Description: A computed fold for a 349-nucleotide part of an RNA from an uncultured bacterium, annotated as small-subunit ribosomal RNA, central domain. RNAcentral holds the full RNA, with entries from ENA, Greengenes and SILVA. It matches the Rfam family "Bacterial small subunit ribosomal RNA". Model confidence (mean pLDDT): 87 of 100.
[in-house]
Context: one part of a larger RNA
RNA sequence: CUGGAUGUAAAGGGCGCGUAGGCGGGAAUGCAAGUCAGAUGUGAAAUCCAAGGGCUCAACCCUUGAACUGCAUUUGAAACUGUAUUUCUUGAGUGUCGGAGAGGUUGACGGAAUUCCUAGUGUAGCGGUGAAAUGCGUAGAUAUUAGGAGGAACACCAGUGGCGAAGGCGGUCAACUGGACGAUAACUGACGCUGAGGCGCGAAAGCGUGGGGAGCAAACAGGAUUAGAUACCCUGGUAGUCCACGCCGUAAACGAUGAAUACUAGGUGUGGGGGGACUGACCCCUUCCGUGCCGCAGUUAACACAAUAAGUAUUCCACCUGGGGAGUACGACCGCAAGGUUGAAACUC
Numbered sequence: 001c002u003g004g005a006u007g008u009a010a011a012g013g014g015c016g017c018g019u020a021g022g023c024g025g026g027a028a029u030g031c032a033a034g035u036c037a038g039a040u041g042u043g044a045a046a047u048c049c050a051a052g053g054g055c056u057c058a059a060c061c062c063u064u065g066a067a068c069u070g071c072a073u074u075u076g077a078a079a080c081u082g083u084a085u086u087u088c089u090u091g092a093g094u095g096u097c098g099g100a101g102a103g104g105u106u107g108a109c110g111g112a113a114u115u116c117c118u119a120g121u122g123u124a125g126c127g128g129u130g131a132a133a134u135g136c137g138u139a140g141a142u143a144u145u146a147g148g149a150g151g152a153a154c155a156c157c158a159g160u161g162g163c164g165a166a167g168g169c170g171g172u173c174a175a176c177u178g179g180a181c182g183a184u185a186a187c188u189g190a191c192g193c194u195g196a197g198g199c200g201c202g203a204a205a206g207c208g209u210g211g212g213g214a215g216c217a218a219a220c221a222g223g224a225u226u227a228g229a230u231a232c233c234c235u236g237g238u239a240g241u242c243c244a245c246g247c248c249g250u251a252a253a254c255g256a257u258g259a260a261u262a263c264u265a266g267g268u269g270u271g272g273g274g275g276g277a278c279u280g281a282c283c284c285c286u287u288c289c290g291u292g293c294c295g296c297a298g299u300u301a302a303c304a305c306a307a308u309a310a311g312u313a314u315u316c317c318a319c320c321u322g323g324g325g326a327g328u329a330c331g332a333c334c335g336c337a338a339g340g341u342u343g344a345a346a347c348u349c
Base pairs, nucleotide, nucleotide: 004320006318007303008302012317014201015200016199017198021194022193023192025088026087027086028085029084030083031082033081034080035077036076037075038074039073040072041071042070049065050064051063052062053061054060091191092188093187094186095184096183097182098181103177104176105175106174107173108172109171110154115149116148117147118146119145120144121143125136126135162169163168206247207246208245209244210243211242215241216240220236221235222234223233258316259315260314261313262312263311266294267293268292269291270290271289272288273287274286275285276284298305299304322349323348324347331342332341333340334339
């Protein structure tokens, strides 16, 4: 390279936007680059192949043929691809109407709880555990009542419910703002799909500067446990967790399942729309979008998947090729650093 793969055996990029490129709906006409057919020229010899022959055979050699699947020129064909023009509406997009949503950003507000402070009541314990102790408390704790401060998180509703490309998003209200869905069929007329590079987003932890700090809590200290206990348990407790701005760019970033399109039995829940029927918000029938479960065909090594496919096909991208060495070394790029991205070999089994 070919081939075969990528849910769990090695293997889907964390996710989007999008450049080049690749691929791309229906109809008509032209061109003839690809494509197909014919002709001509060329395609050295040797080799290979076929037939025949010569060395006693063979290797070897000789003759003839075929072939050299290619290239160029030329004459045609026009189905397909391409290209040019015209055209269509079903793909795609726009408009109008409508409802749903923890989608995002900013600001304001609210109650419960923890902690702390002040004051009152009150007295000897509290706390904690398997049991204890460290710890707190007669300088009045714990408990309880009232008032105040401050930070963080939003019980119930809450749901294999919703929204978002993913990460993720949950008190209430307001402002600004993105997307999806349904109905309609007015408009554009293939404007599409994918996407190497590139650009952007990207949990937690971590880093920089400045704030903030209630609770929790790496590190750390003490008490226990234990043979030991640098742990599990307990009492404390600093970074951090929170906010603003800037970095980092990784996760079992998982559905361990790339994106898009079409097709292929059913059944049953649930969320959001529409239509029909009905006296009727219901129930019922039907339709579109989402989200679950069960299940046939088919697929699968099995488990399982099964219209949300791991089925049947097409297009494009990414990635895999025995285990270890190793996601290491070296180099390069990025980063303040931590480190990240790219990514071997010797050797060994």